[in-house]
Context: one part of a larger RNA
RNA sequence: UUGGGCGUAAAGCGUCCGCAGGUGGUUAUGCAAGUCUGCUGUUAAAGCGCGAGGCUUAACCUCGUACAGGCAGUGGAAACUGAAUGACUAGAGUAUGGUAGGGGUAGCGGGAAUUCCCAGUGUAGCGGUGAAAUGCGUAGAUAUUGGGAAGAACACCAGCGGCGAAAGCGCGCUACUGGGCCAUUACUGACACUCAUGGACGAAAGCUAGGGGAGCGAAAGGGAUUAGAUACCCCUGUAGUCCUAGCUGUAAACGAUGGGUACUAGGUGUUGACCGUAUCGACCCGGUCAGUGCCGUAGCUAACGCGUUAAGUACCCCGCCUGGGGAGUAUGCACGCAAGUGUGAAACUC
Numbered sequence: 001u002u003g004g005g006c007g008u009a010a011a012g013c014g015u016c017c018g019c020a021g022g023u024g025g026u027u028a029u030g031c032a033a034g035u036c037u038g039c040u041g042u043u044a045a046a047g048c049g050c051g052a053g054g055c056u057u058a059a060c061c062u063c064g065u066a067c068a069g070g071c072a073g074u075g076g077a078a079a080c081u082g083a084a085u086g087a088c089u090a091g092a093g094u095a096u097g098g099u100a101g102g103g104g105u106a107g108c109g110g111g112a113a114u115u116c117c118c119a120g121u122g123u124a125g126c127g128g129u130g131a132a133a134u135g136c137g138u139a140g141a142u143a144u145u146g147g148g149a150a151g152a153a154c155a156c157c158a159g160c161g162g163c164g165a166a167a168g169c170g171c172g173c174u175a176c177u178g179g180g181c182c183a184u185u186a187c188u189g190a191c192a193c194u195c196a197u198g199g200a201c202g203a204a205a206g207c208u209a210g211g212g213g214a215g216c217g218a219a220a221g222g223g224a225u226u227a228g229a230u231a232c233c234c235c236u237g238u239a240g241u242c243c244u245a246g247c248u249g250u251a252a253a254c255g256a257u258g259g260g261u262a263c264u265a266g267g268u269g270u271u272g273a274c275c276g277u278a279u280c281g282a283c284c285c286g287g288u289c290a291g292u293g294c295c296g297u298a299g300c301u302a303a304c305g306c307g308u309u310a311a312g313u314a315c316c317c318c319g320c321c322u323g324g325g326g327a328g329u330a331u332g333c334a335c336g337c338a339a340g341u342g343u344g345a346a347a348c349u350c
Base pairs, nucleotide, nucleotide: 003322004321005320006319007304008303012318014201015200016199017198021194022193023192025088026087027086028085029084031082033081034080035077036076037075038074039073040072041071042070043069049065050064051063052062053061054060091191092188093187094186095185096183097182098181099180103177104176105175106174107173108172109171110154114150115149116148117147118146119145120144121143125136126135162169163168206247207246208245209244210243211242215241216240220236221235222234223233258317259316260315261314262313263312266295267294268293269292270291271290272289273288274287275286276285299306300305323350324349325348332343333342334341335340
């Protein structure tokens, strides 16, 4: 490489957009590039295959003959692919009317709690632990009442509920804004799927600059524990956590499961929309779509399990794997302020 694979054994890019490329719905007509077919030419000799012959036989040698396949030319076929022209509506999209939502960005507002400050009441403890101590407190703490300030996060509602491509999103209101779903007809008429290179977004931590700093809290200090204790527990506490602008680009970025389309028993919850039934009306009940769970048939699987949200049955496109260690290391290159990230070996060894 071929082949075989990628939930857990090695293996799905963190996610999306998307050029090239690959692949692509129904139908008519002609064309004939691919495709199929006839003929011709060519494809040196030797060799291979077949048939003869010569060395006593064989190996070996000599003679004759042939195929497959390739390339080129020429004649034909038109099912499939293709390119061309025309048509269609089941894919895709647009319009219209509804509808659910913590989807995003910005602004304004709110209450509970915490800490601190001021004042009142009040007196000897408070705090903390397995037990203690460090710590705080007669300069009046803890507790409690009133007032004020600040920052961060939003109890209940809250739900194997919702939204988002993923990361993620939860107090209320307003403005701007993205996407989805459902229904109805109307319109466009294959406009589609996937996507190397490329681009955008991307938790936490970290970095740069300027703010902010209540609580928590790496580092650090102290108290304990212990043989020791550079820890687990306790008292403090700096970066950080928060905001603005930029950088970083990684995670067990997980469903450890790439995307699209079609097909293949059911049962039972739940969310959204619509229709029917029913009703004074809302429920209830039945149905159709779209999500999200559980159980389960066939089938699949090494087993576990998956099972219309497939890991079943097929097709299309991309990514990735190929024994363990060495090693996600070295080196080169690219990116980055740095930390580092991306790409990524070999010797050697088992």
About this RNA
Predicted 3D model of a 350-nucleotide part of an RNA (small-subunit ribosomal RNA, central domain) from an uncultured Oscillatoriales cyanobacterium. Rfam family: Bacterial small subunit ribosomal RNA. Gene Ontology terms of the family: ribosome and structural constituent of ribosome. The full RNA is in RNAcentral, with records from ENA, Greengenes and SILVA. The prediction has a mean pLDDT of 87.